[in-house]
RNA sequence: GCUGCGAUAGUGUAGCGGUUAGCAUUGAGGCUUGUGGAGCCUUAGGCCCGGGUUCGAUUCCCGGUCGCGGCC
Numbered sequence: 001g002c003u004g005c006g007a008u009a010g011u012g013u014a015g016c017g018g019u020u021a022g023c024a025u026u027g028a029g030g031c032u033u034g035u036g037g038a039g040c041c042u043u044a045g046g047c048c049c050g051g052g053u054u055c056g057a058u059u060c061c062c063g064g065u066c067g068c069g070g071c072c
Base pairs, nucleotide, nucleotide: 001071002070003069004068005067006066007065010025011024012023013022018055026044027043028042029041030040031039048064049063050062051061052060
């Protein structure tokens, strides 16, 4: 230099054009308990950045940044 894949809560992940962006964990509050833990309920927190297509983009296209791998 070329190329493939990826980037979604603090962390790990699902989501193939219209979802309330889901799950686990985490934080906060509550219930329960003699206390703690476990369990249960409620709640907080997220689409890497900039453009484009579209009535509508986390999703499709282009560029960038970063990460992992391959080629030279």
Predicted 3D model of a 72-nucleotide RNA (transfer RNA) from a Chloroflexota bacterium. The sequence was found in a public genome assembly. It matches the Rfam family "tRNA". The family's RNA type in Rfam is transfer RNA. Rfam's curators write: Transfer RNA (tRNA) molecules are approximately 80 nucleotides in length. The source organism's lineage runs through Bacteria, Bacillati and Chloroflexota.